[in-house]
RNA sequence: CAGUGUCAAAGCCAAACCGGUCGAAAGGCCGGGACGGAAAGUCACGGAUCUUCAGUAAACGAAAAAGACAGCCGGACUGCCAUU
Numbered sequence: 001c002a003g004u005g006u007c008a009a010a011g012c013c014a015a016a017c018c019g020g021u022c023g024a025a026a027g028g029c030c031g032g033g034a035c036g037g038a039a040a041g042u043c044a045c046g047g048a049u050c051u052u053c054a055g056u057a058a059a060c061g062a063a064a065a066a067g068a069c070a071g072c073c074g075g076a077c078u079g080c081c082a083u084u
Stems, first nucleotide, its partner, number of pairs: 002084004012037002017032006035071001041077003045074003049068004
């Protein structure tokens, strides 16, 4: 440096739910909590999904704009330990 991975060790993160708070909403943040995770570290670049607007009897599909989502998938960057 590259590959493989959690056998071992030291650690790390934190689902659902609950309380508070921000937001039109999706959802985010803080605290508790622990379903799980070898990148569950970072990035909204592509797709999917969700919210708003629009439209429709409703639904599906299509188009446009904005937002969310990295623990949906792909991609990019970076990283501990062990081993080859």
Background: Predicted 3D model of an 84-nucleotide RNA (c-di-GMP-I riboswitch aptamer) from a Desulfobacteraceae bacterium. Its mean pLDDT, the model's own confidence on a scale to 100, is 76. Its Rfam family is "c-di-GMP-I riboswitch aptamer". Its family is annotated with cyclic-di-GMP binding in the Gene Ontology.